[in-house]
The RNA shown here (SAM riboswitch aptamer (S box leader)) has 120 nucleotides and comes from Chitinophaga ginsengisegetis. The model forms 94% of the base pairs in the Rfam consensus. Lineage of the source: Bacteria > Pseudomonadati > Bacteroidota > Chitinophagia > Chitinophaga.
RNA sequence: CACUUAUCCAGAAAGGCGGAGGGACUUGGCCCUGCGAUGCCUUAGCAACCUUUCCUGAUUAUUACAAUCAGGAAAAAGGUGCUAAUUCCUGCCCCGGUGCAAAUCGGGGAAAGAUAAGUU
Repeated sequence: CACUUAUCCAGAAAGGCGGAGGGACUUGGCCCUGCGAUGCCUUAGCAACCUUUCCUGAUUAUUACAAUCAGGAAAAAGGUGCUAAUUCCUGCCCCGGUGCAAAUCGGGGAAAGAUAAGUU
């Protein structure tokens, strides 16, 4: 870098460095930002993907231990991740409501992206 699977309306900020734009890309919006953003570092925190323990059920085998899968409860030492706004909203497709229309509201899906675990 590529592929597979799962999740993405919850949650969690202070200090230092630095000094201009930033919120991935794209369309249209809407926000953050010299009262110092984005970014980097430190500390703290959040969460529970990997991890650990226990319980229930199923399957295989059985004297038994056990293994795998599914569900539930608890923990937070370690590997990651995250700590403005739902992935900030939207763009493409489908369905429905209102409307003469322009438009607007709601629902589902796709694409793209992020993170984890695994594979080559």